[in-house]
RNA sequence: GAGUUUGAUCCUGGCUCAGGACGAACGCUGGCGGCGCGCCUCAUACAUGCAAGUCGAACGAGAAGCCCGGAGCUUGCUCUGGGUGGAAAGUGGCGAACGGGUGAGGAACACGUGAGGAACCUGCCCUGGAGACCGGGAUAACACCGGGAAACCCGGUGCUAAUACCGGAUGCCCUCAUCGGACCGCAUGGUCUGAUGAGGAAAUGGAUUCCGCUCCAGGAUGGUCUCGCGGCCUAUCAGCUUGUUGGCGGGGUAAUGGCUCACCAAUGGCAAUGAUCGGUAGCCGGUCUGAGAGGAUGGCCGGCCACACUGGAAACUGAGACACGGUCCAGACUCCUACGGGAGGCAGCAGUGGGGAAUCUUGCGCAAUGGGCGAAAGCCUGACGCAGCAACGCCGCGUGGGGGAUGAAGCUUCUCGGAGUGUAAACCCCUUUCGACCCGGACGAACCCCCGCAAGGGAUUGACGGUACGGGUAGAAGAAGCCCCGGCUAACUACGUGCCAGCAGCCGCGGUAAAACGUAUGGGGCCAGCGUUGCUCGGAAUUACUGGGCGUAAAGGGUCCGUAAGCGGUGCGGCAAGUCGGAAGUGAAAUCUCAGGGCUUAACCCUGAGGCUGCUCCCGAAACUGCCGUGCUCGAGUGCUAGAGAGGCGAGUGGAAUUGCAGGUGUAGCGGUGAAAUGCGUAGAUAUCUGCAGGAACAUCUGAGGCGAAAGCGGCUCGCUGGAUCGCAACUGACGCUGAGGGACGAAAGCGUGGGGAGCAAACAGGAUUAGAUACCCUGGUAGUCCACGCCGUAAACGAUGAGAACUAGAUGUUGGUAGGCUUGACCUAUUAGUAUCGAAGCUAACGCGAUAAGUUCUCCGCCUGGGGAGUACGGCCGCAAGGCUAAAACUCAAAGGAAUUGACGGGGGCCCGCACAAGCGGUGGAGCAUGUGGUUUAAUUCGAUGCAACGCGAAGAACCUUACCUACCCUUGACAUCCAAAGAAUUUUGCAGAGAUGUGAAAGUGCCGAAAGGAACUUUGAGACAGGUGCUGCAUGGCUGUCGUCAGUCUCGUGUUGUGAGAUGUUGGGUUAAGUCCCGCAACGAGCGCAACCCUCGUCUUCAGUUGCCAUCGGGUUAAGCCGGGCACUCUGAAGAAACUGCCGGUGAUAAGCCGGAGGAAGGCGGGGAUGACGUCAAGUCCUCAUGGCCCUUAUGGGCUGGGCUACACACGUGCUACAAUGGCGGUGACAGAGGGACGCGAAGGAGCGAUCCUUAGCCAAUCUCGAAAAGCCGUCUCAGUUCGGAUUGCUCUCUGCAACUCGAGAGCAUGAAGUUGGAAUCGCUAGUAAUCGCGGAUCAGCAUGCCGCGGUGAAUACGUUCCCGGGCCUUGUACACAC
Repeated sequence: GAGUUUGAUCCUGGCUCAGGACGAACGCUGGCGGCGCGCCUCAUACAUGCAAGUCGAACGAGAAGCCCGGAGCUUGCUCUGGGUGGAAAGUGGCGAACGGGUGAGGAACACGUGAGGAACCUGCCCUGGAGACCGGGAUAACACCGGGAAACCCGGUGCUAAUACCGGAUGCCCUCAUCGGACCGCAUGGUCUGAUGAGGAAAUGGAUUCCGCUCCAGGAUGGUCUCGCGGCCUAUCAGCUUGUUGGCGGGGUAAUGGCUCACCAAUGGCAAUGAUCGGUAGCCGGUCUGAGAGGAUGGCCGGCCACACUGGAAACUGAGACACGGUCCAGACUCCUACGGGAGGCAGCAGUGGGGAAUCUUGCGCAAUGGGCGAAAGCCUGACGCAGCAACGCCGCGUGGGGGAUGAAGCUUCUCGGAGUGUAAACCCCUUUCGACCCGGACGAACCCCCGCAAGGGAUUGACGGUACGGGUAGAAGAAGCCCCGGCUAACUACGUGCCAGCAGCCGCGGUAAAACGUAUGGGGCCAGCGUUGCUCGGAAUUACUGGGCGUAAAGGGUCCGUAAGCGGUGCGGCAAGUCGGAAGUGAAAUCUCAGGGCUUAACCCUGAGGCUGCUCCCGAAACUGCCGUGCUCGAGUGCUAGAGAGGCGAGUGGAAUUGCAGGUGUAGCGGUGAAAUGCGUAGAUAUCUGCAGGAACAUCUGAGGCGAAAGCGGCUCGCUGGAUCGCAACUGACGCUGAGGGACGAAAGCGUGGGGAGCAAACAGGAUUAGAUACCCUGGUAGUCCACGCCGUAAACGAUGAGAACUAGAUGUUGGUAGGCUUGACCUAUUAGUAUCGAAGCUAACGCGAUAAGUUCUCCGCCUGGGGAGUACGGCCGCAAGGCUAAAACUCAAAGGAAUUGACGGGGGCCCGCACAAGCGGUGGAGCAUGUGGUUUAAUUCGAUGCAACGCGAAGAACCUUACCUACCCUUGACAUCCAAAGAAUUUUGCAGAGAUGUGAAAGUGCCGAAAGGAACUUUGAGACAGGUGCUGCAUGGCUGUCGUCAGUCUCGUGUUGUGAGAUGUUGGGUUAAGUCCCGCAACGAGCGCAACCCUCGUCUUCAGUUGCCAUCGGGUUAAGCCGGGCACUCUGAAGAAACUGCCGGUGAUAAGCCGGAGGAAGGCGGGGAUGACGUCAAGUCCUCAUGGCCCUUAUGGGCUGGGCUACACACGUGCUACAAUGGCGGUGACAGAGGGACGCGAAGGAGCGAUCCUUAGCCAAUCUCGAAAAGCCGUCUCAGUUCGGAUUGCUCUCUGCAACUCGAGAGCAUGAAGUUGGAAUCGCUAGUAAUCGCGGAUCAGCAUGCCGCGGUGAAUACGUUCCCGGGCCUUGUACACAC
């Protein structure tokens, strides 16, 4: 820096990621070289080999070999003497305490750093001084004897040497004792020096130079001791300690010291600055990370420490050890054994077993460097130098370079055109690092040694290694993988899969179109590596010193007092601890940084400089802090005066009320609730009056009021008592603030003991409520509430805000005090101590805070570090108990949370609409039938629609067709489109078979264009590309539609303003409207989509135009009739206009918008009706109208055809029709419409039939003809009944349409005459030409309507009103909701 809490936002906060690092491990892969590095686990057990010896120039003895001599004789052999030689072993010396390994232990002067030793040691080495005289006795080896299985294990006897051992002498000197002197130091004391006394040395070897020996002093090196400071966790370890703390005196040590011992003291020692206990750990230079401060770490290399099978250490030797490859004891383990007894210690180098995720060769060499011994040659050296193994790390190199488009093939994708891989390859030209082979071939080497007086000269020596390196030969030849591609995070497509398989660091992907799984193509990253895992730092300001917080996110202790501790007003003087400056020492080397140099470069190595932020010492400064001294008064306190107050404690006392008891009056109820009941009451309640008793609490006053540290405090009086405040300015002179531990106080409930008990009231009982009701409501009722004493110690103990101090605009109210002023008041002004509201700056994530800060600073305390687990467990402390205080972890989640925003919701509030309720009228729900749906049934009953917003819906019309379903029978390039080839004109008529599709014949017919090759249309056949699908997905889609809702706006924008932001403002507010309609106001000003208007239609009038319409006037004419002439006045038709705008008047309102009333007018405040449907909501509906992605079928899920089905029927529901009747039925009757339709049509008139209808045709492509008759109406009759209501059902006979009315049409006539007498709960429509009622027309259609869409006729009732139901709008409020109740 990013991701992740939300619809979105800001904040808080955790989780996660990107970076670096590693002694690593695992997976896949692997060409070369250089330099490093490699048991982190079992300080587990170890076979085998090696890792410490050396010196004959210390000593005795002396093998082999060599030289000389002698003897024997087999004359080249044996024996022997001498010399040389020096093996094995021994005595002796030095070394073995170094080097090498490991990190178990240890929290310690172990380590680091800096000091100190006047309290010390130091072999070998260096310097200086002095010396080494005279003697002596042993012992190993060896020989012999003996024990033992062995362990060179031991014993005895005998011999022998020394640089082994011992005695004596000497003493430059040293040590000690005693007595002095001089000088010095921080104390004990030290240095120098004098005298006396006592004590103390020596080693020789070698041919020589020389090497050694002894004493003393000094140095160097190494070691030892002491101290300051520094570096882990836990207080759920708070007290620890008897050699403990100190002293005197012995002992011990190289040396101080309770190191050890005896005695003495114990106001002893240590400890919240963390003793003691427990856990963990080698420490450091450094290393990793980080901007730094820090954090983590201590492998390799270097310094120190500790350890060496375990334990004890016990010591010996020694200059040095309490000794890795020495000794002793004990233990465990292993091995040998003759069972008696012995041997052993890889945390040396290799190596083995075991453990483990995991860590190498039983290599070469002492050539170099270093070490031990030696005079030296030299010997020894698993230290070391090299090599081997491992990509374990770092560094370097290579796997080729240039050209090369027809953009090859392959692969992937695709809209089929192409695109990508991709100059990549092929191909051409070139180069040859590394590797391979051949040839050559190092540096590291010079010391030592020999010669020489010296200068100098000479000889030898290489593990690595035939390596590095050099030269040459051939040829692109032998050399690339791993991870990733949803976001974070660079990189995308296809297929497969279908919440499966799987992925995943976090968020999260996968349920049929997955860039997230798997594979492939392509791409990205790194590269001999790449990923994963683990661990660590960073990011994390997420423990905050640098650098955080605590009103509401986690976090202020319930309050006060006060101990330690921290902090502290002002003047002057001094000191110099902190602080600052200068200088010195130290801060090892390596590492780090810079510069230079060496390996071809780099890593690596070398040289120099810097740095090592630290510690110590000295000198200086004196502002600040500190300390000392001396002052001051403003902090703090004292004193005096005054007033206020439910401050506290104790005692007393008062009235009202409740309840109880007694008595009187009085009678049937009382009480209680939403309504009741339990309960009380005729044994007299309730009510009312009188009296008495008892307990508790104190109405009014009472206030945003007062007091108190908080908890808390309320009748009145008295007593005792605390604090605060105003004023005065006399006194003290910083006496102050905070406050870990600690102490005190601490509501309510609870506990203990004893009282008290009126009311109230957990528990409990009963009655109700309820599905239940262990509740809410009611009737009772015990602890308790009250008092005294003692516990408890907690609360949302809250202002969710610790205490103190200072500073920083104001306004207003209120309580207490004081001062000043005048106009003397219920006055004004000022001030002070509280308390409360608003508010500036500032702060805050926002809300908000704002002199009573959450502002700006200072001081001190408390507390926080994701949510859950959990304020829980364990432990400790407290408590009589209840419980309190302190206080985790495992595990689990990716959040938990704060504030604010927009919505949605609320049996929240306010305002307002709507046939929403109410007021009315008529229905539905009951009956029969029609129709749709569910269900059931069926071979099939095709499919869809399902709350409103599916259900007379798609369907404006299923007998066949439609038709998608079922059965049977058929077709397979197909019923339909395009392309190819062949044949045939097309086409018409017709026979036979078949249910038909279809099959098979016959006949007629030979056309059009033409450049004469052929072409176009059509038909048949054939092949394949393809057709076809009412198959799936409406949750992949377009389009269309429903709905909220014709609701007024839950729609928006620009600019501006505002807020960190989501957002807000505008659109809110006051009025008004049907309206976000308009007016006013307003940080808004405008605008858009909606509203309204513009459009159509109806209502009035005018103008124009009069045929098919009309007929007032004129004429003709009939039984009658605009029938005719004529006319266009009227009606009407249909085109254009006019008219209505709150325009006018009055009232009201704010003078506005508007509203109310009126005038005029055909119409009046939107005149009636229609069309018109904002942003959006419902993954609403439709893949079966159409279009369309994907998937699926392809002799079938396509196509044809016959018959059947969609019309089924125990049931249930929706929508309708007809009724139940008299507002009616029936009969009669030449009253009156509107809007439509008509050529495959409407069909007049006439005729036939009871009728449906039929026959026949006139007229009409329609203001002309026709459907066509309107019906309710009016008149008469019936008289309340299952009827003269009602018409279902059924029978018979017909009519019409149609290829065909069986399943399954409509209609007519006659006959039949069911249910039904107004419909339960519930529910629907309608506010005026509306409801209701009456008929008429049309689409679809061969035929079929009670449905649908229209038309006119007759023509009401009611609306007080907005409490309630439903839906909606605006404002507001709460929210833990946002897939939104």
Predicted 3D model of a 1381-nucleotide RNA (small-subunit ribosomal RNA) from an uncultured bacterium.